A computed fold for a 116-nucleotide RNA from Bacillus atrophaeus, annotated as Guanidine-I riboswitch aptamer. The coordinates come from a structure-prediction model, not an experiment, and the mean pLDDT is 82.
Order: sequence, then C1' cells, then structure tokens
RNA sequence: GACGAAGUUUUCUAGGGUUCCGUAUGUCAAUCUGACAUAGUCUGGUCCGAGAGAAAACACAUAUGUAUCAGAUUUGCGGAUGCAUAUGCACACGGAGGGAGAAAAGCCCGGGAGAG
Repeated sequence: GACGAAGUUUUCUAGGGUUCCGUAUGUCAAUCUGACAUAGUCUGGUCCGAGAGAAAACACAUAUGUAUCAGAUUUGCGGAUGCAUAUGCACACGGAGGGAGAAAAGCCCGGGAGAG
C1' cells in the first nucleotide's frame, strides 16, 4: 500500500422532531359543540430510531453423534450432504458537512474523514 472478513431480520430502548391525534392560548360560531390561528422552550399517543445499546430468531463456523452417497480397499481411512446436540458469534475513540421526509435525530453518507 492492496484485498478479504467482522452476517440478516424482528421487537424494544437511549435519542428525535412536529405530518396526524391530544393538550394549552386566542378568535369566530353558539341548534349541532365545531372551525381557524399560534405553541414542540407542550408531559403525552401515532411516527422515525442506533456499526460502536438490549433481547430473540435465523444464518455461519467448529466439535461430537448418527444416516445416506460415491470412490478406494487386504481388515481400513478420509471426503461430501442431511439431521440432532453443544460451543462460538470477539473488538470498536470518532468530527464538520450533506441527505431523506412533515421535520429532526445516535437514521443514511459511515466500522467514512480523522485519531490511537
């Protein structure tokens, strides 16, 4: 310096804003109890949501057992595939800026730039 790998999804949380709901204030209406404006420096519901957060399932790897297959063979041996069980699935400091959409964010660019 280059290449490869560090898996995928779901649910939840930290967090996020304000499209909708709700709430608050104001105005209009006042039979219906609604309509409009403002406010996220309104606790909330819907919504978005982590590579470096949580849990689970699947995948993958390894080991053991078992079944099948072809080859070889002097009694073997190893290989491939399926199933079951067990284990593993580590580590990870990180801007600015831009993007989506209603808008914002630990989302995406990004295990980036950079640092060690």
NCBI's taxonomy places the organism under Bacteria, Bacillati, Bacilli, Caryophanales, Bacillus. RNAcentral holds the sequence, with entries from Ribocentre.